[in-house]
Context: one part of a larger RNA
RNA sequence: UGACGGGGGCCCGCACAAGCAGUGGAGUAUGUGGUUUAAUUCGAAGCAACGCGAAGAACCUUACCAGGUCUUGACAUCCGAUGCAUAGCAUAGAGAUAUGUGAAGUCCUUCGGGACAUCGAGACAGGUGGUGCAUGGUUGUCGUCAGCUCGUGUCGUGAGAUGUUGGGUUAAUCCCGCAACGAGCGCAACCCUUAUUGCUAGUUACUACGAAAGAGGACUCUAGCGAGACUGCCGUUGACAAAACGGAGGAAGGUGGGGAUGACGUCAAAUCAUCAUGCCCUUUAUGACCUGGGCUACACACGUACUACAAUGGCUGUUAACAGAGAGAAGCGAAGCCGCGAGGCAGAGCAAACCUCAGAAAAACAGUCCCAGUUCGGAUUGGAGGCUGCAACCCGCCUCCAUGAAGCCGGAAUUGCUAGUAAUCGCGGAUCAGCAUGCCGCGGUGAAUACGUUCCCGGGCCUUGUACA
Repeated sequence: UGACGGGGGCCCGCACAAGCAGUGGAGUAUGUGGUUUAAUUCGAAGCAACGCGAAGAACCUUACCAGGUCUUGACAUCCGAUGCAUAGCAUAGAGAUAUGUGAAGUCCUUCGGGACAUCGAGACAGGUGGUGCAUGGUUGUCGUCAGCUCGUGUCGUGAGAUGUUGGGUUAAUCCCGCAACGAGCGCAACCCUUAUUGCUAGUUACUACGAAAGAGGACUCUAGCGAGACUGCCGUUGACAAAACGGAGGAAGGUGGGGAUGACGUCAAAUCAUCAUGCCCUUUAUGACCUGGGCUACACACGUACUACAAUGGCUGUUAACAGAGAGAAGCGAAGCCGCGAGGCAGAGCAAACCUCAGAAAAACAGUCCCAGUUCGGAUUGGAGGCUGCAACCCGCCUCCAUGAAGCCGGAAUUGCUAGUAAUCGCGGAUCAGCAUGCCGCGGUGAAUACGUUCCCGGGCCUUGUACA
């Protein structure tokens, strides 16, 4: 100087407390451990691994296993030779591939050749093989916590100290004081979005007109430029400061709400399997191709979710009740018709403020059920179908009929959340042929509680002790 203390002081945070809803019990989905297996590819491991890499494993992906094959190679550059660029067809085969047949005859050209293909020789290719404890890059985390430093000066033999401590104050900041005076990286602001409004512009949006065509430039909305919030004004407190509290005006008030933004560093944290890369290893194999299987196994254990256990509910009907944000051309796919339905036929319109996906659902209003393993709950299983796709056996999703399991609110323990939040309700998108209870977004309805900081956890500042560095 740090680090640590079941030392002290001050302060903060959904940290506790006050509340609401959960998890832990059930069924299912998904990830992991374990076990099994020819293989169940690999990585991630307290917080900060475990719906994580994976924004989507039937083949492919795919890295794993079994079998069948290749050896200058599936991919790149160089050299030589050849010229049938090469498509198609037939046979054998699980296919890779092998054999045969073979129409047409390419493109550029400086006529040397080149592109492209086949064969040959070797230089080499290749490796999702190892090492994240050799690395770059990227990322997590403490933590959006308020800290981390430097120059000059001063003090100290020196390591170092001072500044950065102290008194107020704040989310951070800032003010005053002071052997310090200044400065940098952070904080804040500048950026995006949302809430109000003015002006301008309006079609595909809108309608004070109209049956429509049209017309209009008010309103809604769209999108461009502005205004607006700064403790600016008033009062009180305060050290005449910084600031705090109350008030006015205002759409909004003291950072208005949300996002992006992550200082010096910590964890030899994570990643050699995104990529790049040193070294090591491999080279008729640890490379490459193909078929099939596996990653989907199952006594069990854990994490994360979904659905429930019901009456604030289930079911049936009615009211075309009321959104926002998105996506669409090998796409979204309307009306109409068929089917109980999944879906099929059809093909209008739309590269979309125009058309389509598209019916929002909870809600409201009626009726019924009457507390039961039920008109709750929907697992499981049987049957019949639909869709995608070469192909749904291993191993997809959906529909209908039947079946109708556990489950009556969950032990110890434990999680999230302070407002348009929690809870609850549906909608969209990426990935994607198909496949979503996951993820990322969107809006609808819409609470309770916070006395307070003694205690648990984490963090910041000062101080003290130390056999620690």

The part of an RNA shown here (small-subunit ribosomal RNA, 3' major domain) has 469 nucleotides and comes from an uncultured bacterium.